């Protein structure tokens, strides 16, 4: 200089679960825990997905819908750690 492969020793992150609080719900957030993550940082653009309060259709069951939400599903955009020859 900061690429390619590689690794998790220092630092990082934190699934399941609990348990409190928001929320209609999906889910978030704070503790607690690690199942893993080299972008498991950040962003709903693109595709995927979960919810359905309102709303619309229905006699009613119940269908349809995102203006909610997942970046730890993909891809794209964006910044950063290590960092060989």
């Nucleotide at each position: 200089u900061g690429u390619a492969a590689a690794g998790a020793u220092a630092g990082g992150c934190a699934a399941a679960u609990c348990u409190a609080c928001u929320g209609a719900a999906a889910a978030g957030u704070a503790g607690a825990g690690a199942c893993g993550c080299a972008a498991a940082g950040c962003u709903a653009c693109a595709g995927g997905u979960c919810u359905a309060a309102g709303g619309c259709a229905u006699u009613a069951a119940u269908g349809c819908u995102a203006u909610g939400g997942c970046g730890g599903c993909u891809g794209g955009g964006u910044u950063g750690c290590c960092g060989a020859a």
Molecule: c-di-GMP-I riboswitch aptamer